Source information: The RNA shown here (Guanidine-I riboswitch aptamer) has 104 nucleotides and comes from Slackia heliotrinireducens DSM 20476. Taxonomically the source falls in Slackia heliotrinireducens (Bacteria, Bacillati, Coriobacteriia, Slackia). The RNAcentral record of the sequence draws on Rfam and Ribocentre.

RNA sequence: GAAACGGUUUUAUAGGGUUCCGCAGCGAAAGCUGGCCUGGUCCGAGAUAAAACGGGUCGGACGAACAUACCGGCCUAACACGGAAGGACAAAAGCCUGGGAGAU
Numbered sequence: 001g002a003a004a005c006g007g008u009u010u011u012a013u014a015g016g017g018u019u020c021c022g023c024a025g026c027g028a029a030a031g032c033u034g035g036c037c038u039g040g041u042c043c044g045a046g047a048u049a050a051a052a053c054g055g056g057u058c059g060g061a062c063g064a065a066c067a068u069a070c071c072g073g074c075c076u077a078a079c080a081c082g083g084a085a086g087g088a089c090a091a092a093a094g095c096c097u098g099g100g101a102g103a104u
Base pairs, nucleotide, nucleotide: 007053008052009051010050011049012048015043016042020040021039022037023034024033025032026031054076055075056074057073058072059071060070079099081102086096087095
């Protein structure tokens, strides 16, 4: 310096705040305040988990042969320390920026 789908989605979790619900206080009521309120709705991981799809490869049958599609086997792994500032939604966050800047 080059080469990789270092793939996508769903569900769950670590975590997160406070729009709604609940809870607490005030109030005649409407309502107001509180997330240094356990929680439900909600957001949610590249470096968390599982599954499905996708991808690669080898064969099978079809078939003149190749290819497409179908069926089946195997692989889809390993590694991953990481700010600050900024952004969105109600708001915050292991979300996005970002396998970033840096570090080794």